Source information
Transfer RNA from a Minisyncoccota bacterium, 73 nucleotides, folded computationally.

RNA sequence: GGGGAUGUAGCUCAAUUGGUAGAGCGCGGCUAUGGCAUAGCUGAGGUAGUGGGUUCGAAUCCCAUCAUCUCCA
Numbered sequence: 001g002g003g004g005a006u007g008u009a010g011c012u013c014a015a016u017u018g019g020u021a022g023a024g025c026g027c028g029g030c031u032a033u034g035g036c037a038u039a040g041c042u043g044a045g046g047u048a049g050u051g052g053g054u055u056c057g058a059a060u061c062c063c064a065u066c067a068u069c070u071c072c073a
Stems, first nucleotide, its partner, number of pairs: 001072007010025004019056001027043006049065005
C1' cells in the first nucleotide's frame, strides 16, 4: 500500500436479511426469610463507531471515514 471481517445497553451477544431494538449477566425497587444466600415480580438504561445518501420508513441497502482483528505484499 491492497483485500476481508467486526463495531448494537456497563459486559457478552441476538434480531426470521427494510416496518421503528431485545436476551443473559450486572444495576435500582418490592415480596418470601429473624438475617444472608437464593427464588419470584417489577423498573431504569442504547435511536445502533462517525458523517452523508436512497426510501413513506434503515441496525438492516449504498458511499466516505475512524477503530480493532486478520490475509497478501
Notes:
It matches the Rfam family "tRNA". Rfam's curators write: Transfer RNA (tRNA) molecules are approximately 80 nucleotides in length. The coordinates come from a structure-prediction model, not an experiment, and the mean pLDDT is 81. The source organism's lineage runs through Bacteria, Bacillati and Minisyncoccota.